[in-house]
RNA sequence: GCACCAGUAUCUUAAUCGGCUAAAGAGUCGGCCUUGUACGCCGAAGAUUCGGGUUCGAGCCCCGGCUGGUGCA
Numbered sequence: 001g002c003a004c005c006a007g008u009a010u011c012u013u014a015a016u017c018g019g020c021u022a023a024a025g026a027g028u029c030g031g032c033c034u035u036g037u038a039c040g041c042c043g044a045a046g047a048u049u050c051g052g053g054u055u056c057g058a059g060c061c062c063c064g065g066c067u068g069g070u071g072c073a
C1' cells in the first nucleotide's frame, strides 16, 4: 500500500434479509426488607464509532473517514 472482518449503555451480548418507544444479564443509583450489611424484590438513569447519501422509514443498504484485528505484498 491492497483486501477482508469488527465497532451498540461502564462491561458482556441481542435486535429475524429496512418497520411500533433498540432488548437482556452484570454493574451504578434510589426504595422496600434487615438492629446493620449482604441476599432477595421493585424502580430509575444510561448506547447504535464519525460525516454524508438512498428511503415514507436505517443499528441494518450505499459512499467516504477513524479505531482495532487478520491475510497478502
Base pairs, nucleotide, nucleotide: 001072002071003070004069005068006067007066010026011025012024013023019056028044029043030042031041032040049065050064051063052062053061

Model confidence (mean pLDDT): 80 of 100.
Predicted 3D model of a 73-nucleotide RNA (transfer RNA) from a Solirubrobacterales bacterium.
Its Rfam family is "tRNA". It is annotated as a transfer RNA.
Taxonomically the source falls in Solirubrobacterales (Bacteria, Bacillati, Actinomycetota, Thermoleophilia).